[in-house]
RNA sequence: GAUUUAUAAAGAAGUGGCGAGAGAUUAGGCUCUAAGACCCACUGGCAACCCUUUAAAAAGAAGGUGCCAAUUCCUAGCCCGCAAGGGAAAUAUAAAUU
Numbered sequence: 001g002a003u004u005u006a007u008a009a010a011g012a013a014g015u016g017g018c019g020a021g022a023g024a025u026u027a028g029g030c031u032c033u034a035a036g037a038c039c040c041a042c043u044g045g046c047a048a049c050c051c052u053u054u055a056a057a058a059a060g061a062a063g064g065u066g067c068c069a070a071u072u073c074c075u076a077g078c079c080c081g082c083a084a085g086g087g088a089a090a091u092a093u094a095a096a097u098u
Stems, first nucleotide, its partner, number of pairs: 001098008013043005021032003026076004044068003048065003051060003072090001078087003
């Protein structure tokens, strides 16, 4: 990188560094951002999957990943539907296989 399955309405921020854009992709909207965002490091935290305890419900956070603005920020871009809405795709993450 590819495939399969599952999940995506909950949850969780401080310090330091950097210095201009950031929120996956296209369009539109909206939001964050020099009161320093995004990103990086450290520390802390959350508990989705594996995991641990347990008969179970549930709990935990030692370990492997993951995550810590906004529903995957929202809508459209494919299908059904008058609409509301539903589904798919895409994306992200996990577990397994390759």